[in-house]
């Protein structure tokens, strides 16, 4: 390189629960831990979701823990 253990160090953090932000999907913090070897980044293609126009369609958006992609990383058992 690739690859993931009954391994070492950590690490991250669902559901929800309080506060605060936004028409809203959601975001931030603090609890909290359901999982995770990329659950670190990135909105590029796609699903889904929400707003405004309209009329069956465009536009804005909002999701990385939905699936593809792309850059980057800690260990080193088998292979």
């Nucleotide at each position: 390189c690739g690859c993931g253990a009954g391994a070492a160090a950590g690490g991250c953090a669902a559901a929800u629960c309080c506060g605060u932000c936004g028409c809203g999907a959601g975001g931030c913090g603090g609890g909290g831990g359901c999982g995770c070897a990329a659950a670190g980044c990135c909105a590029c293609g796609g699903a889904c979701c929400u707003c405004u126009u309209a009329g069956u369609a465009a536009g804005a958006g909002a999701c990385a823990g939905c699936c593809g992609g792309g850059c980057u990383a800690c260990c080193g058992a088998a292979u």